[in-house]
RNA sequence: AGAGUUUGAUCCUGGCUCAGAAUGAACGUUGGCGGCGUGGAUUAGGCAUGCAAGUCGAACGCGAAAGCUUCCUUCGGGGAGCAAGUAGCGUGGCGUAAGGGGCAGUAAUGCAUGGGUAACCUACCCCCCGGUCUGGGAUAUACGGCGGAAACGCCGGGUAAUACUGGACGUUGUCAUGGAGCGGCAUCGCCUCAUGAUGAAAGAUUUAUCGCCGGGGGAGGGGCCCAUGUCCUAUCAGCUUGUUGGAGAGGUAACGGCUCACCAAGGCUGCGACGGGUAGGGGGUGUGAGAGCAUGGCCCCCGUCACUGGGACUGAGACACUGCCCAGACUCCUACGGGAGGCUGCAGUCGAGAAUCUUCGGCAAUGGGCGAAAGCCUGACCGAGCGACGCCGCGUGGGGGAAGAAGGCCUUCGGGUUGUAAACUCCUGUUGGGGGGGAGGAAUUCCUGACCGAACCCCUGAGGAAGCACGGGCUAAGUUCGUGCCAGCAGCCGCGGUAAGACGAACCGUGCGAACGUUAUUCGGAAUCACUGGGCUUAAAGGGCGCGUAGGCGGCAUCGCAAGUUGGAGGUGAAAUCCCAUCGGCUCAACCGUGGAACUGCCCCCAAUACUGCGGUGCUCGAGGGAGGUAGGGGCACGUGGAACUUCCGGUGGAGCGGUGAAAUGUGUUGAGAUCGGAAGGAACGCCAGUGGCGAAAGCGACGUGCUGGAUCUUUUCUGACGCUGAGGCGCGAAAGCUAGGGGAGCGAACGGGAUUAGAUACCCCGGUAGUCCUAGCCGUAAACGAUGGGCACUGGGUAGGAAGCGUGCCGAUUACGCCUCCUGCCGGAGCGAAAGUGUUAAGUGCCCCGCCUGGGGAGUAUGGUCGCAAGGCUGAAACUCAAAGGAAUUGACGGGGGCUCACACCAGCGGUGGAGCAUGUGGCUCAAUUCGAGGCUACGCGAAGAACCUUAUCCUGGGUUUGACAUGCACGGAUUAGCUUCUUGAAAGGGAAGUGACGCCUUCGGGUGGAACGUGCACAGGUGCUGCAUGGCUGUCGUCAGCUCGUGUUGUGAGAUGUCGGGUUAAGUCCCUUAACGAGCGAAACCCUUGUCCUUAGUUACCAGCGGGCCUUCGGGUGCCGGGAACUCUAAGGAGACUGCCGGUGUCAAACCGGAGGAAGGUGGGGAUGACGUCAAGUCCUCAUGGCCUUUAUGCCCAGGGCUGCACACGUGCUACAAUGGGGGGUACAAAGGGACGCGAUACCGCGAGGUGGAGCAAAUCCCCAAAAGCCUCCCCCAGUUCGGAUUGCAGGCUGCAACUCGCCUGCAUGAAGUCGGAAUCGCUAGUAAUCGCGUAUCAGCUACGACGCGGUGAAUGUGUUCCUGAGCCUUGUACACACCGCCCGUCAAGUGAUGGGAGUCGGGAGCACCCGAAGUCGGAUUGCUAACCCCUCGGGGAGGCGUCUGCCUACGGUGAGUUCGAUGACUGGCACUAAGUCGUAACAAGGUAACC
Repeated sequence: AGAGUUUGAUCCUGGCUCAGAAUGAACGUUGGCGGCGUGGAUUAGGCAUGCAAGUCGAACGCGAAAGCUUCCUUCGGGGAGCAAGUAGCGUGGCGUAAGGGGCAGUAAUGCAUGGGUAACCUACCCCCCGGUCUGGGAUAUACGGCGGAAACGCCGGGUAAUACUGGACGUUGUCAUGGAGCGGCAUCGCCUCAUGAUGAAAGAUUUAUCGCCGGGGGAGGGGCCCAUGUCCUAUCAGCUUGUUGGAGAGGUAACGGCUCACCAAGGCUGCGACGGGUAGGGGGUGUGAGAGCAUGGCCCCCGUCACUGGGACUGAGACACUGCCCAGACUCCUACGGGAGGCUGCAGUCGAGAAUCUUCGGCAAUGGGCGAAAGCCUGACCGAGCGACGCCGCGUGGGGGAAGAAGGCCUUCGGGUUGUAAACUCCUGUUGGGGGGGAGGAAUUCCUGACCGAACCCCUGAGGAAGCACGGGCUAAGUUCGUGCCAGCAGCCGCGGUAAGACGAACCGUGCGAACGUUAUUCGGAAUCACUGGGCUUAAAGGGCGCGUAGGCGGCAUCGCAAGUUGGAGGUGAAAUCCCAUCGGCUCAACCGUGGAACUGCCCCCAAUACUGCGGUGCUCGAGGGAGGUAGGGGCACGUGGAACUUCCGGUGGAGCGGUGAAAUGUGUUGAGAUCGGAAGGAACGCCAGUGGCGAAAGCGACGUGCUGGAUCUUUUCUGACGCUGAGGCGCGAAAGCUAGGGGAGCGAACGGGAUUAGAUACCCCGGUAGUCCUAGCCGUAAACGAUGGGCACUGGGUAGGAAGCGUGCCGAUUACGCCUCCUGCCGGAGCGAAAGUGUUAAGUGCCCCGCCUGGGGAGUAUGGUCGCAAGGCUGAAACUCAAAGGAAUUGACGGGGGCUCACACCAGCGGUGGAGCAUGUGGCUCAAUUCGAGGCUACGCGAAGAACCUUAUCCUGGGUUUGACAUGCACGGAUUAGCUUCUUGAAAGGGAAGUGACGCCUUCGGGUGGAACGUGCACAGGUGCUGCAUGGCUGUCGUCAGCUCGUGUUGUGAGAUGUCGGGUUAAGUCCCUUAACGAGCGAAACCCUUGUCCUUAGUUACCAGCGGGCCUUCGGGUGCCGGGAACUCUAAGGAGACUGCCGGUGUCAAACCGGAGGAAGGUGGGGAUGACGUCAAGUCCUCAUGGCCUUUAUGCCCAGGGCUGCACACGUGCUACAAUGGGGGGUACAAAGGGACGCGAUACCGCGAGGUGGAGCAAAUCCCCAAAAGCCUCCCCCAGUUCGGAUUGCAGGCUGCAACUCGCCUGCAUGAAGUCGGAAUCGCUAGUAAUCGCGUAUCAGCUACGACGCGGUGAAUGUGUUCCUGAGCCUUGUACACACCGCCCGUCAAGUGAUGGGAGUCGGGAGCACCCGAAGUCGGAUUGCUAACCCCUCGGGGAGGCGUCUGCCUACGGUGAGUUCGAUGACUGGCACUAAGUCGUAACAAGGUAACC
C1' cells in the first nucleotide's frame, strides 16, 4: 500500500467480497512446562447449605455447667472451693450509611468539564480556648406466674449505668434590637460593642491516661445551584395548570412551587419542545496516518438498585443489600389458630443458554470495625484450585553421519523426491522425575507465613513432550489416484457432466506452532455519508416555475468596542492507562515500580486589533427611483373579418360515390357524388413565418379598441448597501380528468360494423359517444428537458440573426463601415470531462445560498399522516432477493436501415429434377443379425476405385483356441522337431496316430555346443473396443471471395484507430491521385502445367511431298511394303510471341476505360494446378499415428453357415423412356485419351448370340483391346400405348469362380408392366459452354458401373441489365445482440418454496388519563382511655408532656371505563421474490416489422 468481481475487449460509475488488527468469547482438531492476568455477557430467573458485622467487662446489671478438689450422706445424692466473675444473657456506647455485588431503571433528579454557595451540613481524626456543679425517677435481662405448636408475648414485685431526666452557673454560641469599621454580588457578608431572650456535661481504670460538655479553626466527606457538552426518530409539531411569575406562609442543614392559599397569564418549542425507541455516564478500551468510527468487561471515579411497589423511624449520615412497617407475587414451617424468608456478598445448586470456575486455605501481609490494650471480627483482602480464555517465556534435543539405506510418492523408467531426515556414532542436561537446600515475601530487636518457595548441590536418563490449517486466482505452497453436475467444495469470482493443481485420499509443499482453524462481533481497507475528503447533462442525484418569511452570506472609507481571533501567563484537566527512560525489581519477557512527558479540554487574568462581528459617521461603483425613447404572437376583456368545413333550402344533372395493398362495411334512381346560388353553425386563424420575437415557467400567432405586466437603450438627475439566496409558506402551473351550466362544425377514447390474421379485444377502412370549445370551480401532474437551480465576478477568438444608441461621408432618408449595451444561434481555443462532449448563454476558474443522491430489484409499493368530490397527489419504508444493475466509447455480428459493387443470384434462354419403370444411397420398419461411420447448404451413386465365400469389423448362430494369427526378451527342458507322406475324426478350424526326416560350429565320430523351431513358465502380444468434445495428420465449407495482418510513426486514459478511409479505376486491398502516415508480409496477379501460332533441334515404332522399287489395279489410281527422304503431319525438348507496346478519343498532365490498326491470339487468350488470417468443439480414433480409459480362457485369434442384398412405406442421386429432330433394317465415314504378361489377345474356325476352339503378334508411337457413336446414304413405320417404351416373368444357354439357393454378370427365344412430357416446388449452364453422341480407365476372378474419373465427336440459344429472390465485398447507421437474430427478451396462466401487505376478528404487552377503593406512614385535628420523673396543689387531684385511640389531606397495591401504542395470531385475499429444460402469445432491443418513450 491494495486486490478479486459487470464487458468479446475498454474507460468510468457502483455495489459485493478479501488480505490487517482486536475480543470477558464460543465451537472443532490437538495439547509438555512455567509466570502474569482473566472467567455467568443469556433469566435484575428461582435458590438447599455454610460463611460474609461485629466489638467494648477500662460504661452497667446479672451470671452458669462439665470437670477437678474437698466435706457430708439414708449411698439415691447433697454442700463448699476451684473452674470463673469464665461461657452466656441483657442495658449502654461505637460500628452496622463503609467495605462487597449488580447495571434493572434513568436521555437527565444522571455523567463530564468549569464555576458558584453572600443559601448549607459534617460522627470519628488534628489544632486552639473554656468547662465538667447539684439532684431525681425509671427500666431490660434475670426471677415468679400465665398464654402459644411455633414465632413470640402478657402480668407481678424488684435492679445498675457513660441509659433517661429536674435545677444552678451562664462565656466566646444562637436569635432579636441599636451603633462603629471594612468588604461585596441585588437580597447582603465579615468584624466589633451594648441590651434582652435562649442554651452544656459522665464517668471508667487507676496515677497516668482514656472519656464527657461548649466554642473557634483545619482536614477529609457531602447537600444545593449555574454554564457548556451528552444516541436514534418529524411516519411524534405543537406541549404545559403547580403549569410560568408575584407577594405571604409552611417546610428543610440549606435556596427554591419544594408545599399551600391568593393574584396575574404566563412558560417551552424548527438551535426540535412534547411523544416514542434505545441506553447507566466518565477516566478509558479497540481500530485508524489522522479526523473519526465502534465500545464502556477487568481496574479507578460518579450515579443507581437490593424479591416487586409504597412508607417512614433511628442516626452526624439512610428513606438503609444481610434494620423496621404495609401491600403484592413466590417459597417454606404449622397443632390450621398463625408464623418465617429475600445470595444483584463468597462458594455452591437448578433453570435457560453456544457459553463462563472451588460449597478451598488464611487473617501471615494490606486495609476496615470495636477496644486503653491484649485481642476479637473481617468470603474486603492475601493466597491456592479449575479453564490454552488471553499475553509472555521455555522446551520437545545438539554435533557428526551418503551405500544419499529401506519404505512411501512420482516418473519421460534414465531417475527424482521424502532427505542428514532416519539408522548409527559422540555429546548435553533446559524441562520433567527423585533427593537435599533454604534467601526472601516479616513491616519488627524478639515472636509471627495461609501460601509461594528463587539461587545453589546431588542422582536419573534422549529418555515423558507436535500439532493444526492451507496449497485454482485474490494468497505463500502441486503432483498422482479415486469420483464423473454424483458425492461434495465455496469468503468473492467460481469448481465437479471420464485425464479435476478447486471434491475425497496419498505423497510432497507452504504458513503458524502448544497451538491452529472456524463462527460471531468492532474498527480498518470504504474518499462506500466525503470536517479533513465525494457528487448531481447522459452513470443515483436540480425542486415544473415564481414571490417571499426565518436563516445563511454580503460593496468602499473612517472612528470606537474587544465577542470571535491571536500571543503570553495562571488554575484545573484524580489515580490507573497510552508514550518516553543507557532508570529500577522479578534470570529475560509478559508483569510491576520510579521519574518524565502527555491528557490536543475547560476556566480566569494581561496584551494585540489585521480580518469577522457590534456601535457611530460618511461614500457611490451594487441595488432601486426619475426623465426621454424603442421592439414585441407578454396578459385580460369587448368587438370585427375572410377562407375552409358540415348541415339545410333551391337549380343543373343522371349512376355511381367513397374507401384500400386489395376489398368490404357505408352511401346513392325517395336522385348521391359533381357543379351553381342562398342560409345557418361551430372551431381554428393559411401566406407573412425565420434554430425570428415575448414571457418566470406552463405557454403565446387573423384584425381593431380599451385596460395592464415586464424588458431594453440614452441621460451633466435622485436615494445611499436599501443587496443575493431562500427551509417552511403563498401563488402560477401543458394535456388528460372531475363538478355545475352552456355549446357542439370538424376531429374523436369507449362502442358498433367491415377487413387483415392461426387468432386480431390491434395496426387499415366506414360510423361514432364522452371529450376537444365557453363560463365558474377543482385537480397539481408530464421525457413540466438544455434531462444542466439562482446570483455575482473573472478567463482567447470567429461568424450569423434580433432590439436600441453613438461616430464617420455635405444636411436628411436609405445604405455602407466602425464602436458600444442587451437578447437569440452556430463553429471553435485553453481548461474541464469516463468519454460523448462542453467551451463568455461553461459542464472553465472562484465566492454565496437553496434543492437532491449514496448498488439493482422489491417500490414510488405497503403503512401512517396530510390534500382532493373522485381519479389520485405529496411525504414514503421494511422483510426478502441478486453480484450485479448502470454510463460513455471500441471491435464485431445482425437489421423486414441506407449507399456503392459483384456472382448463372435473378432476368433472358436451353436442358432437366419433382409424375413412370428400374438402378443406387438414406430414413423408417423388420430381423437371431440386417456391422460401423457420414446428417441443411458442406450426409444421402458419400467412406465403398467392385459385400456370393474371402472382404467383414463386440453384426448373428454355432464349433474351437489361450504366450496366442503377429513382434521382442528371459529362464528351463529334452532331444525331437520344421518340412514331406499316409491313416483317422470333424462342417471346417482343429484334434489324434503312424512313417520319413534336414540344420550352423567344434569333433577324439562317442558326443558337445549353439541359432531357428518346439514344449513349459514369465514378461508381454492382440482389440475396426470407447472418447474426433483429449490429439497429430488429412479433408470439407465459406471461397479463387478479396480479403487478413505486421513494423515504425501518429493518435486516443484505454479497448482501439490510422495505414486498409476518400476521389477515380480494376476480375482483384489491381493500379493512380489525395492523404499522419511511411513501408512490409500472407493472399490477388505473376512464376508452373496444358491448349492455341510460329521458329530451332531431333527423326523411330510416328510421317510420305518429291525420287526409285515392290504389290494391287476398274489403268484414273491406290498401298509407307522397301530403298530412301526430313518437306508436311506428328512426337518431345528448347525458344519466339501479347506488353495497353502503337494510333485516336475520354480522363486529373494519372491510373485506367472506349474504339481502331497489326496479329494465330488483345486487354487475365481458353483450361488446370495453386485455397490468405480464420469460421463451423464441421468430418475422420474404421486409412495411419497417438494420450487416457476398458478388455486379457476374451471386446483377442481360427472356422462353418447366415447377415450387410431383408420391404407396407418416405426422400436424395441417376439411368431408360413416354417417341417421327423418332424407331427399325441395310450401307458407309471421321476421333482422342487410355490399358495390356497370373495380361491384351489378331487372322482363322464353331455358335443366332453370350461365347468357345485356337494361338500370330506384343513388356508395346511397332502387336492387341479397337467396333467409335451420333453423322451421312437408302428402305420401312404414319401418331397408335404403336415397329414407342422396355419393366416383369417363363424357358434355354454362356462366362467367372472351390462354390452363383439366399445373392453375380451376359446371351437367345418368349412375355411386353407403368409411362402420352409430369402439382406445389426445384437444379444446371454465358461457348467449343449447354445439349447430345459414343470411347477409355481404375477397382476387379467375376460383377449388380445406369456410378466415379477421364477422352474426344456434333454443337446451340439467350443476356450486355441489377427492380426483386439468394449469397458475397466495401463504406455508413441503429442496437438492450457478443453462444453474436437459430440472438436477446416481456407479460398472463400452471407447479414448488420463501418473506410480506390487507383482513371479520382473537390474544398479550407498554405508557398515560378519568373515576372508585384506600394499607402502612408522615403531617394536621380531636381525645371522655392510659400515664413514674417536671410544675401547681387544699395531697383528693390538676396541668404540661407522653402513650394509645379516633379523624382529615396525601397515597402504594387493587378495581372500573374510554382511548392510545407495540407485538403475536387469523378463514380468506393482494401483489413480490426465487426455482436446467411447462402453457399461450411476441410487447421491447434493427425503421424490432404500427418509431420508442413520459
A computed fold for a 1494-nucleotide RNA from an uncultured bacterium, annotated as small-subunit ribosomal RNA. Rfam family: Bacterial small subunit ribosomal RNA. The RNAcentral record of the sequence draws on ENA and SILVA.